[in-house]
Context: one part of a larger RNA
Molecule: large-subunit ribosomal RNA, domain III
Organism: Dongshaea marina
This record gives sequence, structure tokens and C1' cells, in this order.
RNA sequence: GAGUAACGAUAAUGGGGGUGAAAAACCUCCACGCCGAAAGACCAAGGGUUCCUGUCCAACGUUAAUCGGGCAGGGUGAGUCGACCCCUAAGGCGAGGCCGAAAGGCGUAGUCGAUGGGAAACAGGUUAAUAUUCCUGUACUCGCUGUAAUUGCGAUGGAGGGACGGAGAAGGUUAGGUGGGCCAGGCGUUGGUUGUCCUGGUGAAAGUGCGUAGGCUGAGUGUUUAGGUAAAUCCGGACGCUCAUUAGGCUGAGACACGAGACGAACAUCCUACGGGAUGGAAGCCAUUGAUACCCUGCUUCCGGGAAAAGCUUCUAAGCUUCAGAUUACAGAGAAUCGUACCCCAAACCGACACAGGUGGUCGGGUAGAGAAUACCAAGGCGCUU
Repeated sequence: GAGUAACGAUAAUGGGGGUGAAAAACCUCCACGCCGAAAGACCAAGGGUUCCUGUCCAACGUUAAUCGGGCAGGGUGAGUCGACCCCUAAGGCGAGGCCGAAAGGCGUAGUCGAUGGGAAACAGGUUAAUAUUCCUGUACUCGCUGUAAUUGCGAUGGAGGGACGGAGAAGGUUAGGUGGGCCAGGCGUUGGUUGUCCUGGUGAAAGUGCGUAGGCUGAGUGUUUAGGUAAAUCCGGACGCUCAUUAGGCUGAGACACGAGACGAACAUCCUACGGGAUGGAAGCCAUUGAUACCCUGCUUCCGGGAAAAGCUUCUAAGCUUCAGAUUACAGAGAAUCGUACCCCAAACCGACACAGGUGGUCGGGUAGAGAAUACCAAGGCGCUU
């Protein structure tokens, strides 16, 4: 230079009250403004206590500070969510083995390895802070043991299944929305407003039963059999008989019934540390629209022809056959361990920072609109720390 530039998006603040030594920034009320396919809500990754309560203001924070800062205490509850577990993919490791001066390389059996496959839970309530975890109610799954009845059981092997691409189109539904009806409240401190008026509510799961719109398929039975590395009653092949396309079987949203007790707006009553808590509790229907969600792993079509293995079903082998085992029903005891707070398009993650950058998935309302564009709004959240 200079107490100058700057104080990190031009979304925006103003006022009353409170707390306090002190208030532009904290709390609360009123008004205004901004986002609203997000600047809202919920997860994964990552972070790791930042969560809640009390207290403190030296330092940190581009200002003050009551704060994601300091200190102390508290907080994360699971058979069903996720992991662990069973299974495998790319890939890794790899007994023997092959190769190599050595180090080591490759690789069989095998063993690991999710970003994939595999059993089962919903609704309401509750905390200052957790909840599909606690509580209430109503469910479901798995193996074990026991009892009863019936009985050919048995795998590391065979077979089925699991089991899958792109694009396109139509139909049936539901979530959601909207309107009406119903219920509750209101009648305007500016002229009008008892009306075809205004405001709010009208919501409801898993599961169980039924088996619909639809989709797929000939079905049942007998004989036989060079295939399925052995066997087979299973699968595949061949032949016959019966029935049949409105039959039989498999699959399949939704609707409906139960679940249904609770919940439920304004309001009223009671208590209150004035933050709030407790109790009572109305209507709880119909129509219409309608998805990118479900039926659909479907259907049609195309060529580039679109994982594997286990769980599951079935068949027998060795073997067992008074046992063991299997099926069904009922009962009993059980389901360990780990994660679970909080942030998660961000001041808490990755960017040296409380950084205009970056970051996968889910939900995604109204009016106008083809639309997840855009504009304005709801719920909700903010006004970006001079």
C1' cells in the first nucleotide's frame, strides 16, 4: 500500500416476544421470499459418534454465537431387514502332477470368490435419542425331539426344475389422482357471502380362504426300449387303448370375505415443569381417471441366439428292511453370532477448506402440458455464517 480488496453463487429479508454480559445470525410468533424429478423423503458406498441431553466460548468457524467446536452423561434391542450361512460367475489359490538354474510358472481334484440364485412379518403404538428389532394385535418359516397313523426307504450318481437376450404391441388390474356423497366446523370488524358457499376429514397391512381377467399345454393309462458312463418304476424314444379342445392339468394379477380390536379432524374435559401429556371420539362410501407398478420370467417378432451351481421335485445303486428311514397330523423345546445411532447429491463421503465440482439405487403429489421439459404450488425443507 491499507484498516484497502475480500468475507465462496443476486433464494431476501422485516417486525414482536424470549434467553443471555452481549442478539442482524439462537428459540418462538407474524409477515415476506426460495426449492419442490428437489434445495423433499429413504437406502447402498464411504465416514465414525457428527445422533440426544446438559453445560462452556479460550481456540477452530472467513463476523457475533447459545452451533456439526470443547467437556460430561445418555443412546443403536431382530427366527422373518442385511450380513454370517448354502450355491456358484469372472477371477484367485491350488494336494498330487507337468515345466523351470533358483526364485517360480501352469494346472487336475478341490477350495475360495457376489455385483447373481437360495425359508419366513405386517399394521398400529411408543423414546429426548431405536424400531419391519421394544410393546399391542394378527401372522409366517425352518430344522430337531416326542406321540399317533400309514409306509420301501436310500446319493457325492441319473432326470426335471431353477434358467435368464433385444425390440414392439395389446389387454386386464392396482398404486396414485380427481369429483360427488357422508361427517365435523365456519358465516366474514371492507360492499356481498345459509349457498350449486368456505375449510378440514373420509385412510387401513401382512396373512388365510376363494381361484377370476388372462397365459401355457392335448390329458390319462398300459406295453416295450440300442439312449441318459452302472441301475431305475424317473427322463427320453416307439406302439396301443380311453377321453377331449366349452374336457383335464399347470400358472395367474386383481377383486371379494375374514383379519378389524385399533386408528381417526376439529372440538370438549382433566393435568402441566407451559415444552406438552391423558381421556372421550364423527364419517370412514360411490363414481371416474389412471401409470414408467403388477399380471408379464407372459405374448408377438428379430438375429448377434442371449450364466452357472445349490436349495426344490423325482429315480434308482451300494446298503438297510422287527431297526434305521419316509409321509401326514398334533405337541414340545429352539432359531446363535455380527450390523442397526447419525449424515448420505452432502458443512458429516471424494475434492488440503463448513470448497458454486464429483457421487450408485428407490419414492416422486396438484394445475397447465406429449412429458420425469418448463412455470406456479402441496407435503416437506430452506433464505445459502458478515